């Protein structure tokens, strides 16, 4: 300098690291309206009755299934929704990931309003072809 990402710009303070404020960008919470409001059986015009099962949500691609194992908390293996391979889009093949953390019984959507974040990387050893 160009690019990626929400992760940038400006101002003030500071030797610097950084701090604060405003704007921008991104995430979460949060009305009306709207949407949704478990399964089975019985009853059924409506209201209902009995039994059984289960917390829920957020960031993120990181979710589901199968098998094995377990001290029942989990753990391992395979596969997979999905994500990435660095200017963008599509197709094919190949490679890698498919984690972790938080809220604490509470959250659908959501105007006003409230609140949090504003990192990290690439230009290569670590993708090619159209």
């Nucleotide at each position: 300098c160009g690019c990626u990402u929400a992760a940038g710009g400006c101002a003030u303070c500071g030797c610097a690291a950084g701090a604060u404020g405003c704007c921008g960008c991104g995430g979460g919470g949060g009305a009306c309206c709207c949407a949704a409001c478990g399964g089975c059986a019985c009853a059924u015009c409506c209201c209902g009755u009995g039994c059984c099962a289960c917390g829920g949500g957020g960031c993120g691609a990181a979710u589901g299934c199968a098998g094995g194992u377990u001290u029942c908390g989990g753990c391992c293996u395979g596969u997979u929704a999905g994500a990435g391979g660095a200017c963008u889009u599509c197709c094919a093949a190949c490679c890698u990931c498919g984690a972790g953390c938080c809220c604490g019984g509470c959250a659908g959507c959501u105007a006003a309003c409230c609140u949090c974040g504003u990192c990290g990387g690439c230009g290569u050893g670590a993708u090619u072809g159209g």
This is a predicted structure of a 130-nucleotide RNA (c-di-AMP riboswitch aptamer (ydaO/yuaA leader)) from a soil metagenome. Rfam family: c-di-AMP riboswitch aptamer (ydaO/yuaA leader). From the family's description: This family represents a conserved RNA structure found upstream of the ydaO and yuaA genes in Bacillus subtilis and related genes in other bacteria. The coordinates come from a structure-prediction model, not an experiment, and the mean pLDDT is 80.